Model confidence (mean pLDDT): 82 of 100. This is a predicted structure of a 72-nucleotide RNA (transfer RNA) from Owenia fusiformis. Lineage of the source: Eukaryota > Bilateria > Spiralia > Sedentaria > Owenia. Rfam family: tRNA. The family's RNA type in Rfam is transfer RNA. The sequence is in RNAcentral, with records from Rfam.

[in-house]
């Protein structure tokens, strides 16, 4: 200096153009003698950042910022 990948709930990750989701973790109920465990409901999100393309973008293009690898 060069290439790659990656960035979404308070954590872990999905989700290849059409309503943003799962687990676990928080709240609350139900259960119990009382906690655990099961159950069942709730909240929680500027999908890092800027612009573009589309009738519509988390998803496709560029910009550029962080993280990780890899070559010199």
């Nucleotide at each position: 200096g060069g290439a790659g990948a990656u960035a979404u709930a308070g954590c872990u990750c999905a989700g290849u153009g059409g309503u943003a989701g799962a687990g676990a973790a928080a709240u609350c109920a139900a259960c119990u003698g009382c906690a655990g465990a099961u159950u069942g409901a709730u909240a929680g999100g500027u999908c890092a950042c800027u612009g573009g393309u589309u009738c519509g973008a988390a998803u496709c293009c560029g910009g550029g910022u962080g993280u990780c690898u890899c070559c010199u």